[in-house]
């Protein structure tokens, strides 16, 4: 150099063209509770790695670039 794979809240993750304003578990941040701390219960936060296509419609398909892993000489 070729070939494959991956890329979503801080951190793990669901999503299979329109049901979604992108759900969940931790985790933080408020508040309830508690003599105080942990439980426990309530709301609250924060995401599709970038740039094109394609399509009435893209986190989903299709090309690129980036970044990571794997194989191969």
């Nucleotide at each position: 150099g070729c070939u494959c794979c991956c890329a979503u809240c801080g951190u793990c993750u669901a999503g299979c063209g329109g049901c979604c304003u992108a759900g969940g578990a931790c985790g933080c941040c408020g508040g309830c509770u508690u003599c105080u701390c942990a439980u426990g219960c309530c709301g609250g936060u924060a995401a599709c790695a970038c740039g094109g296509g394609u399509u009435c419609a893209a986190a989903u398909c299709c090309c690129g670039u980036u970044g990571g892993g794997a194989g191969u000489a």
This is a predicted structure of a 73-nucleotide RNA (transfer RNA) from Candidatus Opitulatrix cubana. Lineage of the source: Bacteria > Bacillati > Bifidobacteriales > Bifidobacteriaceae > Candidatus Opitulatrix. Its Rfam family is "tRNA". Rfam's curators write: Transfer RNA (tRNA) molecules are approximately 80 nucleotides in length. Their secondary structure includes four short double-helical elements and three loops (D, anti-codon, and T loops). Model confidence (mean pLDDT): 81 of 100.